[in-house]
RNA sequence: AGUCGGCCGGGCGGUCGCGUCAGCAAGGUCGGUGACGGCACCUCGGUGUCGGCAUCAGACGGUUGCCGAGGAACGUCCGGGCUCCACAGAGCAGGGUGGUGGGUAACGCCCACCCGGGGUGACCCGCGGGACAGUGCCACAGAAAGCAGACCGCCUCGGCCUUCGGGUCGGGGUAAGGGUGAAACGGUGGUGUAAGAGACCACCAGCGCUCGGGGCGACCCGAGCGGCUCGGCAAACCCCACCCGGAGCAAGGUCAGACAGGGGACGUACCGCUUCGGCGGAGGAGGGUCGCUCGCCCGAGUCCUCGGGUAGGCCGCUAGAGGCUGUCGGCAACGCCAGCCGUAGAGGGAUGACCGCCCAUCGGGAGGCCGCAAGGCACCCGUGGACAGAACCCGGCGUACAGGCCGACUCGU
Numbered sequence: 001a002g003u004c005g006g007c008c009g010g011g012c013g014g015u016c017g018c019g020u021c022a023g024c025a026a027g028g029u030c031g032g033u034g035a036c037g038g039c040a041c042c043u044c045g046g047u048g049u050c051g052g053c054a055u056c057a058g059a060c061g062g063u064u065g066c067c068g069a070g071g072a073a074c075g076u077c078c079g080g081g082c083u084c085c086a087c088a089g090a091g092c093a094g095g096g097u098g099g100u101g102g103g104u105a106a107c108g109c110c111c112a113c114c115c116g117g118g119g120u121g122a123c124c125c126g127c128g129g130g131a132c133a134g135u136g137c138c139a140c141a142g143a144a145a146g147c148a149g150a151c152c153g154c155c156u157c158g159g160c161c162u163u164c165g166g167g168u169c170g171g172g173g174u175a176a177g178g179g180u181g182a183a184a185c186g187g188u189g190g191u192g193u194a195a196g197a198g199a200c201c202a203c204c205a206g207c208g209c210u211c212g213g214g215g216c217g218a219c220c221c222g223a224g225c226g227g228c229u230c231g232g233c234a235a236a237c238c239c240c241a242c243c244c245g246g247a248g249c250a251a252g253g254u255c256a257g258a259c260a261g262g263g264g265a266c267g268u269a270c271c272g273c274u275u276c277g278g279c280g281g282a283g284g285a286g287g288g289u290c291g292c293u294c295g296c297c298c299g300a301g302u303c304c305u306c307g308g309g310u311a312g313g314c315c316g317c318u319a320g321a322g323g324c325u326g327u328c329g330g331c332a333a334c335g336c337c338a339g340c341c342g343u344a345g346a347g348g349g350a351u352g353a354c355c356g357c358c359c360a361u362c363g364g365g366a367g368g369c370c371g372c373a374a375g376g377c378a379c380c381c382g383u384g385g386a387c388a389g390a391a392c393c394c395g396g397c398g399u400a401c402a403g404g405c406c407g408a409c410u411c412g413u
Stems, first nucleotide, its partner, number of pairs: 001410008010358007018068002021065004028060003031056004036051007070387001074398002077396005082248004094244005099113005114128001115126004129239002134237002136233003151178002153174009186204006205229001207226008252315004261306006270281004286298004322341005328335002359385001362382004368377003
């Protein structure tokens, strides 16, 4: 000067406040229970009601104590557990994954390796199956972009002109050179030719095939042969292999209201008069009179049910593929075993505020100590801690993050 990995992400104390849970407190309120007393009723032993008393920590309130966000709690992008629904089996459609081998509950994650690319290096990056199954696309530039292609150039033939160097017009050959482009149908050298060209030859690169060797495998190493050489894009359709049922804690379970409105039961709806508003009489389910009977009064509604397993309450709810340490197996991811640990569960949704001291950061002051210097250490004052807030639970990935600590390795001097 870098590369990779791991960790922390304010500390201590005080006061007040919030949430879950556990405890205390008994009269402040409500409620439960008990005996006693008054009153009423009757079948005389009970029932009902009221009263104060005692008791219970069930609700509100009071009080005490324990515990109380994160490495990403975030995004909700993948994968699972769990719950309900669906499901004989197979196929189609749709979606996803894509080098190989392993890990795992599973994965698009992780580990190791292979191949390709970058870096002097530590190391990093790769959406890394198939482009002789088919279809399609290749911008701009350029003459030509896909069964190639003559713009310039080079060569040649013919006509005309000529200052004899050549020029011009027309026909033909040529992919070696120039130029365009991300890409122009192998590279270098030679033979050859009018000029050229894998047209031919040597070597090299690449592709394919056949062997031999190594590896579980992706693949690697070596030998021989072939035609010379047929681009890229599948994050275009497509093909191949493999995987995938749907919805989600507002899942799901349980206890259970009220209003409107619908249905049912029991009643009213009868008679007379009337100026059509009512009035009088009879009857009347039901209600009031503290409970019952009688009496008295009121009286057109009263009761049940559906509404609805809704609103709301409770459970689900946090001990789980859990964390830490160690032995052993494995290169590793990880696994087996043993020991230890207890760690939020709200539901208008708690986890906060203030003060003091300290630490990191930054700014200023003074000019002290060390040092040749760059600079380092110490003192005083001030500043002040990023990203971000659980909501059923895990495993990942991605993204955000003030500042700091530790380890391994590389390059240069």
Bacterial RNase P class A from a soil metagenome, 413 nucleotides, folded computationally. RNAcentral holds the sequence, with entries from MGnify. It matches the Rfam family "Bacterial RNase P class A". Rfam's curators write: Ribonuclease P (RNase P) is a ubiquitous endoribonuclease, found in archaea, bacteria and eukarya as well as chloroplasts and mitochondria. The coordinates come from a structure-prediction model, not an experiment, and the mean pLDDT is 76.